[in-house]
RNA sequence: CUUAUCAAGAGCGGCUGAGGGAACAGGCCCUGCGAAGCCCGGCAACCUGCGUUUGCAAGGUGCCAAAUCCUGCGGUUUUACCGAAAGAUGAG
Numbered sequence: 001c002u003u004a005u006c007a008a009g010a011g012c013g014g015c016u017g018a019g020g021g022a023a024c025a026g027g028c029c030c031u032g033c034g035a036a037g038c039c040c041g042g043c044a045a046c047c048u049g050c051g052u053u054u055g056c057a058a059g060g061u062g063c064c065a066a067a068u069c070c071u072g073c074g075g076u077u078u079u080a081c082c083g084a085a086a087g088a089u090g091a092g
Base pairs, nucleotide, nucleotide: 001092002091003090004089005088006087011040013039014038015037019030020029021028024072025071026070027069041064042063043062045061046060047059048057049056050055068086073083074082075081076080
């Protein structure tokens, strides 16, 4: 850069100890009933393997609060919906 997906799923564990939800802004949340991180555990989106429409495995990557937490730009029939941008992940 191209392309697909992004409302499903996943801990009552151990160590540690104060932040976290991508960045900025505004909200709204999570958090000493333990954040982030590491280990273990788990999930199964893509690749892969097996099976054959549906499934299984968990090797590669990824993921494990809330829609990608929501809004930000554009449109519409404006408590909302659709699209874009940005971002994330896979494959190339």
Molecule: SAM riboswitch aptamer (S box leader)
Organism: uncultured Ruminococcus sp.